[in-house]
Context: one part of a larger RNA
RNA sequence: UUGGGCGUAAAGCGUCUGCAGGUUGAUCACUAAGUCUUUUGUUAAAUCUUCGGGCUUAACCCGAAACCUGCAAAAGAAACUAGUGCUCUCGAGUAUGGUAGAGGUAAAGGGAAUUUCCAGUGGAGCGGUGAAAUGCGUAGAGAUUGGAAAGAACACCAACGGCGAAGGCACUUUACUAGGCCAUUACUGACACUCAGAGACGAAAGCUAGGGGAGCAAACAGGAUUAGAUACCCUGGUAGUCCUAGCUGUAAACGAUGGAUACUAGAUGUUGUGUACUCUUUGGGUAGACAGUGUCGUAGCUAACGCGUUAAGUAUCCCGCCUGGGAAGUAUGCUCGCAAGAGUGAAACUC
Numbered sequence: 001u002u003g004g005g006c007g008u009a010a011a012g013c014g015u016c017u018g019c020a021g022g023u024u025g026a027u028c029a030c031u032a033a034g035u036c037u038u039u040u041g042u043u044a045a046a047u048c049u050u051c052g053g054g055c056u057u058a059a060c061c062c063g064a065a066a067c068c069u070g071c072a073a074a075a076g077a078a079a080c081u082a083g084u085g086c087u088c089u090c091g092a093g094u095a096u097g098g099u100a101g102a103g104g105u106a107a108a109g110g111g112a113a114u115u116u117c118c119a120g121u122g123g124a125g126c127g128g129u130g131a132a133a134u135g136c137g138u139a140g141a142g143a144u145u146g147g148a149a150a151g152a153a154c155a156c157c158a159a160c161g162g163c164g165a166a167g168g169c170a171c172u173u174u175a176c177u178a179g180g181c182c183a184u185u186a187c188u189g190a191c192a193c194u195c196a197g198a199g200a201c202g203a204a205a206g207c208u209a210g211g212g213g214a215g216c217a218a219a220c221a222g223g224a225u226u227a228g229a230u231a232c233c234c235u236g237g238u239a240g241u242c243c244u245a246g247c248u249g250u251a252a253a254c255g256a257u258g259g260a261u262a263c264u265a266g267a268u269g270u271u272g273u274g275u276a277c278u279c280u281u282u283g284g285g286u287a288g289a290c291a292g293u294g295u296c297g298u299a300g301c302u303a304a305c306g307c308g309u310u311a312a313g314u315a316u317c318c319c320g321c322c323u324g325g326g327a328a329g330u331a332u333g334c335u336c337g338c339a340a341g342a343g344u345g346a347a348a349c350u351c
Stems, first nucleotide, its partner, number of pairs: 003323004007305002012319001014201004021194003025088002028085004033081002035077008049065006091191001092188004096183004103177007110154001114150008125136002162169002206247006215241002220236004258318006266296008275287005300307002324351003333344004
């Protein structure tokens, strides 16, 4: 390389948008580039293969055929691919009417709790642990009552629930705004799928500048434990956690499972929206449909575990990735970054 693979053995980019590229619905007509058929020319001879012949046989030699598979030309075929043209509606999209939702951004408001401060009552402990001590307290702590301030997070509802491409999203209200789903007919008429490079978003931690700082808390200090204890436990405590504007671009970014389309038993929950039937008609029940989200499970698949209409089944298209372990996600080079570092990414050697 071919091949075989990618849930857990190596392997699905963190997620999306999307140019080139690849792939691509139905009917009819035309063309004849690919494709197919025939013919002609050429494809040196020798070699190889088959048949026959000659040296006593063989090697060897001779004759004939076949082969060589392309290239060019001519004549045709029109199913498929391709091209052109006219149509079509099932894919895709638009419109209309509904509908669910922690989807996003911004602003305003709220209560509980915590801490601190002020004032009252009160008078010896509080706190903490396995046990203690450090710590706080007669300069009045802890407890309790009233008041004030600040910052951060939003109990119950709450769910195996919902929304979002992923990261993620939950107090309430308002404004702006994106997407989904259902139903109905109408419209456009293949406008589709995937996507190297590219672009956008992307938890936490971290970085820059300016704010903010209640609680928590890396680092740090002290007290314990211990042989030691740079820890686990305790008392404190700074960055940080929060906001604004930028940067970083990584995670067990996980369903460890790329996207799209079609097909292939069921059973049972639940979310959203229609339909039909029915009853005891503010409502309920039954059946069924579409779209999600769970559990079990047939066939099938799998090394097994397990997956099983939300496939890891059966197929097609496109992309990404893997190819023994270590060295190593290291070195070097390049790109990006303020830095931390990120992306790309070996080899010697060794087993």